[in-house]
Molecule: c-di-GMP-I riboswitch aptamer
Organism: Desulfobulbaceae bacterium
RNA sequence: AUAAGAUAAAGCCAAACCUGCUGUAAGGUAGGGACGGAAAGCUACGGGUCUUGUAUCAGAUAGCCGGGUUGCCUUG
Numbered sequence: 001a002u003a004a005g006a007u008a009a010a011g012c013c014a015a016a017c018c019u020g021c022u023g024u025a026a027g028g029u030a031g032g033g034a035c036g037g038a039a040a041g042c043u044a045c046g047g048g049u050c051u052u053g054u055a056u057c058a059g060a061u062a063g064c065c066g067g068g069u070u071g072c073c074u075u076g
Base pairs, nucleotide, nucleotide: 002076003075004074005073012037013036017032018031019030020029021028022027035063041069042068043067045066046065047064048061049060050059051058
């Protein structure tokens, strides 16, 4: 540098739900919480789904699938 993997070790993230704040909404965010995750880190590029709207447009979802990109450990 590259490929594979989570078994070992050190760690990391945090579903549902509850409370506060925020948004027309989908949703987001802080705290609690832990279903799960080898990128459940980032990215809205393609598809899907959701919200607003119903002409166009706009927004959300990365823990829906795929792509791009960065990274710990082990083994080859």